The RNA shown here (glmS glucosamine-6-phosphate activated ribozyme aptamer) has 152 nucleotides. It was read from a public genome assembly, where an Rfam model found it. It matches the Rfam family "glmS glucosamine-6-phosphate activated ribozyme aptamer". It is annotated as a riboswitch. Rfam links the family to the GO terms catalytic activity and regulation of gene expression. The coordinates come from a structure-prediction model, not an experiment, and the mean pLDDT is 76.
RNA sequence: AGUUUAAUACAAGCGCCAGGACACUAUAUGUGUUGACGAGGAUUAGAACUUAUCGAAAUAUUCGGCGGAUGGUUCUAUGGCAUAAUUACUGUCAAUAAAUAUCAUACAAAAACUAAUAGUAAUAUUAGAACAAAAAUGAUAGAGUAAUUUUG
Numbered sequence: 001a002g003u004u005u006a007a008u009a010c011a012a013g014c015g016c017c018a019g020g021a022c023a024c025u026a027u028a029u030g031u032g033u034u035g036a037c038g039a040g041g042a043u044u045a046g047a048a049c050u051u052a053u054c055g056a057a058a059u060a061u062u063c064g065g066c067g068g069a070u071g072g073u074u075c076u077a078u079g080g081c082a083u084a085a086u087u088a089c090u091g092u093c094a095a096u097a098a099a100u101a102u103c104a105u106a107c108a109a110a111a112a113c114u115a116a117u118a119g120u121a122a123u124a125u126u127a128g129a130a131c132a133a134a135a136a137u138g139a140u141a142g143a144g145u146a147a148u149u150u151u152g
Base pairs, nucleotide, nucleotide: 014067015066016065017064019063020034021033022032023031024030025028037055038054039053044077045076046075047074048073049072050071078094079093080092081091082090084149085148086147087146088145089144100141101140102139103138104137105136113128114127115126116125117124118123
């Protein structure tokens, strides 16, 4: 370094189901089904708070509830940038380390439809062709104060 086996872990638009809705027959405090479609997000550490971003579908349930959570805001510390260096402050970000503005670029799955499979059924799984937005990326514009030091 590789291989095999075993154990543990794994979920993160994720899990669960006392409501609701739906199916079945044995009509029962019965057995089941459904209950969010993907994109994006963990990436400096910690704390608190918070109904956690984006669109797709639908308009009868993607209703309602519980838990969790990679989001956001604030604070503290660390670090980057705003100066060639150091320190302090201020601002803004997070190792792709200014905000902001404008322009440009790219990307999905499900629903629906078709087919197959499983099921008495509700429904589930698989395969097929299509369609986003935001974050993002690129380009242009675009920013400090004070002290000290270094070089010319």